[in-house]
């Protein structure tokens, strides 16, 4: 210098908080309530809520296609993953090691800023060569693309031959394309030989290919229940007033609705209970495996709050920082300060982000 792993103050006293596993006592008709003792009481990230699941409800006859969203080298692990392990390829580093949105540009479309003559069926600004003209400064015609210049990128590179000058025009090597054969499960690696070069970049623009995917989330969901207001059913009172119907009009009569009271039913705000913590759990050993991990054996018994407990204070010690003094330069003594990030909320597996200091392993 690089890559991991562990830890995240300790002990004791006093005062509190949550839980109600266990025990004791008291109150209550009972459900239950109260008091005391004892046991348990945040994290490596409990965080962001970004992925993957468990679980619950809703939707759904099955399969395929399309659309939409996601994933994207290969093999393995896993309940699953966009995670992890091992490998391949490319890039960076002197190295340990690190980084990679890492399928397809030979299906098609689109784009390639600025600069530059020209940016994709190439092109000629400077320049090089030959011929002609000339006022000797150049001009015109033809050929060329080696050299210069621009650019992130200029249509293979270097060298020899060749030529008027040049050019894969030709040759060697390199690159590129194809590739018998060999190695590997595969990604891929090596490669006899062939091809004179055809095929620039971007898919993090559309697109193509392969694979995966119903929706919502514990404020899910289920159960219990009071008051008030409102809904429905039955019934009692009252027929005083209003409206409607009884085939056109009037009268009488009848029925219905609107009023008040009672009983019951259902929904429901709010409250309570369940979901709620034993789970792909943790620790140790052993076997298999390079490893992620898996099998077997033994042990442990692990927060459940909800206006949301897990705290405060004192003493001593341990890190750490500063000051003063001493020193045999290894440290010692005293004083002051002082412990990061943060905090469960249905539960797991990951990722990402935050983190004072300390310990440790490998290279």
């Nucleotide at each position: 210098g690089u890559g991991g792993g562990c830890u995240g103050g300790a002990u004791g006293g006093c005062c509190g908080c949550c839980u109600u596993c266990g025990g004791a006592g008291g109150c209550u008709c009972a459900g239950g309530c109260c008091u005391c003792c004892u046991g348990g009481g945040a994290g490596g990230a409990a965080a962001g809520u970004c992925c993957g699941g468990a679980c619950u409800c809703c939707a759904c006859g099955a399969a395929g296609c399309a659309a939409c969203g996601g994933u994207g080298c290969c093999g393995g692990g896993u309940a699953a993953c966009g995670c992890c392990c091992g490998g391949c390829c490319g890039g960076g580093g002197a190295a340990a090691c690190c980084c990679g949105a890492g399928g397809g540009a030979a299906a098609g479309c689109g784009c390639c800023a600025c600069a530059g003559a020209g940016a994709a069926c190439a092109g000629a600004c400077c320049g090089c060569u030959c011929c002609g003209c000339u006022c000797c400064g150049g001009c015109g015609g033809a050929g060329c693309a080696a050299g210069g210049g621009u650019g992130a990128a200029a249509c293979g590179g270097u060298g020899g031959g060749g030529u008027a000058a040049g050019a894969g025009c030709u040759c060697a090597c390199c690159g590129c394309g194809g590739g018998a054969c060999g190695g590997g499960c595969a990604a891929c690696c090596g490669g006899a030989c062939c091809g004179g070069c055809a095929c620039g970049g971007c898919a993090a623009g559309c697109c193509c290919c392969a694979c995966c995917g119903g929706g919502a989330g514990c404020a899910a969901u289920g159960c219990c229940a009071a008051a008030u207001a409102g809904g429905g059913a039955c019934u009692u009172c009252g027929c005083a007033u209003g409206g409607g119907c009884c085939a056109g009009c009037u009268u009488c009569g009848g029925c219905c609705c609107g009023g008040a009271g009672g009983u019951c039913c259902g929904g429901g705000u709010u409250g309570g209970c369940a979901g709620c913590u034993a789970g792909a759990c943790c620790c140790c050993g052993u076997u298999g495996g390079c490893g992620a991990c898996a099998g077997c054996g033994g042990g442990g018994g692990c927060a459940g709050a909800u206006g949301a407990a897990u705290g405060g204070u004192c003493a001593u010690c341990c890190a750490c920082g500063g000051g003063u003094g001493g020193u045999a330069c290894g440290c010692c003594a005293c004083c002051c300060g002082g412990g990061a990030c943060a905090g469960a909320a249905u539960c797991c597996g990951g990722c990402u982000u935050a983190c004072a200091g300390g310990c440790u392993c490998a290279c």